[in-house]
Predicted 3D model of RNase P RNA and transfer RNA as a complex of 430 nucleotides.
């Protein structure tokens, strides 16, 4: 210089002026109260108001109700190893297999000698293997027909170890080398695993994102959960049980009481609800993820639901020049902690391949 | 907001690892003066999208996008 690969860190124009919009404090105040004080509209002041994905709900959890005993079956989920975290199917550090010349990307990566079931067509023969063509023998004058063989041929997505050299009527792990399986064993590692050593002569194929086995985890529903005020209606019929909500046990409740259905009001209101496994510097530990520790901050909480407009100026960007553009996916609805898609214009930094030069 | 479920011919819908199927609906041709009904024949599918595992996916995993329904 070209081609590639992997991180980081951010930002979603800025500043100012007017106008409004949704919460928040604080003054003033009608009024209530002996008093302290409490404080409705209203109006002034002061402060704050969408995101890296708020989004998909895919996963974990916080809170909450179910009766804050409890066993068992059934059902889901998760799957290499070590380690992080409250938890996770996350993240991080290793094995191990596939990819790529390389950097590095990718992987729901346990178990097919516990058990059942699958593999359609084709094919002689598909799982206790098998002889359609070939080859080799023995009878026969021939067709032929009986045995042998899995090295060749042809189906097939697969044809029961690979290559080679011996051996054999042809042939065949029948014997021997490497290679790959499987048993036993020695070192290294926490461990998944790796290096080796020795032994067997191949039997043990593929599929578990087939059912299942084996370890491990899961009670249920969800803020429209759920607690409490005010307020308005009209009751009727049924069941004999209900309950941690598929199921049995086992337990608890229960008749002014529970469940179901129809019929009848109501469609207010205060909590919950934002201080929290929070955030943002830093020292240390630790390869990392993370973790202790010290220090600083307060950051929407609104419910037919605000978060915007309009100037001025600066920057950025089209352009001959602007009075043009300021883009991109997209908006909070109990809160966290990942994961996945959706997307704009740039910035840094390291590594590899290839080529030139020095 | 939270929770279910469904996508296949033009329309309804079966099909749950091995050739994509029915019924309506559409083209022709027969029948008939003619028209409907009837009979024959045919055409029509990236099975909502992408990816994966398998020898092989509508059909099993993953992600995605449309649609429907229940809950105060």
């Nucleotide at each position: 210089c070209g081609g590639a690969g992997a991180g980081g860190a951010a930002g979603a124009g800025g500043c100012g002026a007017u106008c409004g919009c949704c919460g928040g404090u604080g003054u003033c105040c009608a009024g209530c109260g002996c008093a302290a004080g409490c404080g409705a509209a209203g109006a002034c002041a002061c402060g704050g108001g969408a995101g890296g994905a708020a989004a998909g709900u895919c996963c974990g959890a916080g809170c909450u109700u179910c009766a804050c005993a409890g066993g068992g079956c059934a059902a889901g989920g998760u799957g290499c190893u070590g380690g992080u975290u409250a938890a996770c199917g996350g993240c991080c550090a290793g094995u191990c297999g596939a990819g790529g010349u390389a950097a590095c990307u990718c992987g729901c990566a346990g178990g097919a000698c516990a058990g059942u079931g699958c593999a359609a067509c084709a094919g002689a023969a598909a799982g206790c293997a098998a002889a359609c063509c070939g080859c080799c023998g023995g009878c026969g004058a021939a067709a032929g027909u009986c045995g042998g063989u899995a090295a060749g041929g042809g189906u097939g997505a697969a044809a029961g170890g690979g290559u080679g050299c011996g051996g054999u009527a042809a042939g065949a792990g029948c014997g021997c080398a490497c290679c790959g399986c499987c048993u036993c064993u020695u070192c290294g590692g926490u461990g998944a695993c790796g290096a080796g050593g020795a032994g067997g002569g191949c039997a043990a194929g593929g599929a578990a994102a087939a059912c299942c086995c084996c370890a491990c985890c899961u009670g249920a529903a969800g803020c429209a959960a759920g607690a409490c005020c005010a307020g308005a209606c009209a009751g009727g019929a049924g069941u004999g049980g209900c309950g941690c909500u598929g199921c049995c046990c086992g337990c608890g409740c229960g008749a002014u009481g529970a469940c179901u259905c129809c019929g009848g009001g109501u469609u207010g209101g205060u909590c919950g609800c934002u201080c929290g496994a929070g955030c943002c510097c830093g020292c240390c530990g630790g390869c990392a993820a993370c973790g202790u520790c010290g220090g600083g901050c307060c950051u929407a909480g609104a419910u037919g639901a605000a978060u915007g407009a309009u100037c001025g100026c600066c920057g950025c960007u089209u352009u001959a020049a602007a009075c043009g553009g300021u883009g991109a996916c997209a908006g909070a609805a109990c809160u966290c902690g990942g994961c996945u898609u959706a997307u704009c214009g740039a910035c840094c930094u390291c590594u590899c391949c290839g080529u030139c030069g020095g | 907001g939270c929770g279910g479920g469904a996508g296949u011919a033009a329309c309804u819908c079966a099909g749950u690892g091995g050739u994509a199927g029915a019924g309506u609906g559409c083209a022709a041709c027969c029948u008939u003066g003619c028209c409907a009904a009837g009979g024959u024949u045919g055409a029509c599918g990236u099975c909502g999208a992408g990816g994966g595992u398998u020898c092989g996916a509508a059909u099993c995993c993953c992600u995605u996008c449309u649609c429907c329904c229940g809950c105060u």

About this RNA:
Rfam match: Bacterial RNase P class A. Its family is annotated with dimeric ribonuclease P complex, ribonuclease P activity and tRNA processing in the Gene Ontology.